Context: one part of a larger RNA
Molecule: small-subunit ribosomal RNA, central domain
Organism: Allium cepa
RNA sequence: CUAGGCGUAAAGGGCAUGUAGGCGGUGAAUUGGGUUGAAAGUGAAAGUCGCCAAAAACUGGCGGAAUGCUCUCGAAACCAAUUCACUUGAGUAAGACAAAGGAGAGUGGAAUUUCGUGGGUAAGGGUCAAAUCCGUAGAUCUACGAAGUAACCCAAAAGUGAAGGCAGCUCUUUAGGUCCCUACUGACGCCGAGGUGCGAAAGCAUGGGGAGCGAAUAGGAUUAGAUACCCUGGUAGUCCAUGCCGUAAAUGAUGAGUGUUCGCCCUUGGUCUACGCGGAUCAGGGGCCCAGCUGACGCGUGAAACAGUCCGCCUAGGGAGUACGGUCGCAAGACUGAAACUC
Numbered sequence: 001c002u003a004g005g006c007g008u009a010a011a012g013g014g015c016a017u018g019u020a021g022g023c024g025g026u027g028a029a030u031u032g033g034g035u036u037g038a039a040a041g042u043g044a045a046a047g048u049c050g051c052c053a054a055a056a057a058c059u060g061g062c063g064g065a066a067u068g069c070u071c072u073c074g075a076a077a078c079c080a081a082u083u084c085a086c087u088u089g090a091g092u093a094a095g096a097c098a099a100a101g102g103a104g105a106g107u108g109g110a111a112u113u114u115c116g117u118g119g120g121u122a123a124g125g126g127u128c129a130a131a132u133c134c135g136u137a138g139a140u141c142u143a144c145g146a147a148g149u150a151a152c153c154c155a156a157a158a159g160u161g162a163a164g165g166c167a168g169c170u171c172u173u174u175a176g177g178u179c180c181c182u183a184c185u186g187a188c189g190c191c192g193a194g195g196u197g198c199g200a201a202a203g204c205a206u207g208g209g210g211a212g213c214g215a216a217u218a219g220g221a222u223u224a225g226a227u228a229c230c231c232u233g234g235u236a237g238u239c240c241a242u243g244c245c246g247u248a249a250a251u252g253a254u255g256a257g258u259g260u261u262c263g264c265c266c267u268u269g270g271u272c273u274a275c276g277c278g279g280a281u282c283a284g285g286g287g288c289c290c291a292g293c294u295g296a297c298g299c300g301u302g303a304a305a306c307a308g309u310c311c312g313c314c315u316a317g318g319g320a321g322u323a324c325g326g327u328c329g330c331a332a333g334a335c336u337g338a339a340a341c342u343c
Base pairs, nucleotide, nucleotide: 003315004314005313006312007297008296012311014198015197016196017195021191022190023189025086026085027084028083029082030081031080032079033078035075036074037073038072040070041069042068048064049063050062051061052060053059089188090185091184092183093182095179096178097177101174102173103172104171105170106169107168113147114146115145116144117143118142119141124133159166160165203244204243205242206241207240208239212238213237217233218232219231220230255310256309258307259306260305263288264287265286266285267284268283269282270281271280272279273278292299293298317342318341325336326335327334328333
């Protein structure tokens, strides 16, 4: 550079925002550009092709072609720029609505644990079975009280958010979404290399907190052994505040936006109609399926169908997401990312 691809074979960036850049609604006018038609000029000679002359020649004559370029007059769409206009894309305003969307503050009940007091007596706990362990310094159990911490049921193919994610209740504050009819702006749009921000869990730093659980670790078992599975303890951690880290099977293993497409069923939120069931429509969630697609499985109006725009990525297995260099990080490490060799 080119080709074919990216649900499961290699391959969609974790997610957004947005710069350059690529692509982009309708009508009209002007200018420019390439495109195209006609006509004119030019395209030296030799050469090449055709015809003629000649006894013949490496000879002579005439003509064609030379797909091009220049200029003039047009043609209809396309592309670009500028100007004017439009409303269906996009957005703003009014009204209504739903929700675990984010941040901060306050607060409730049940339960585990611990402590105190009373009752009460010899066990409790644990397992396939046991033992370590706990208990006459009075446990387990039971009644009342206190302290402190984290979080379940309800809970669903439900809701909501860009993704990660989000759940007792109340208040404050704040972002987004949907519907509905009008009014307004008038292409303001889509994608988006770099950049920037967000980003589970674990981990790191500082300071708190520490009920339960519980890496590490100690002991008891099991076993040929048992650095495990089981049991009794138990430190980091899990929780809070602030700052880092920037990764996950970050999955729908399916990038974002747009247009066009047979039907059925369930469900969430609006609107209209009906008001007895219901019906219509818009925006979501889920399940079947016609066509079509797929190697198959399957997907199937939130496509993996049919078109089209932009970005990312792949190119046999291993070596290897390693080495080296660079950037970032307190570190752990992250990002970028080979080759020899082998087959």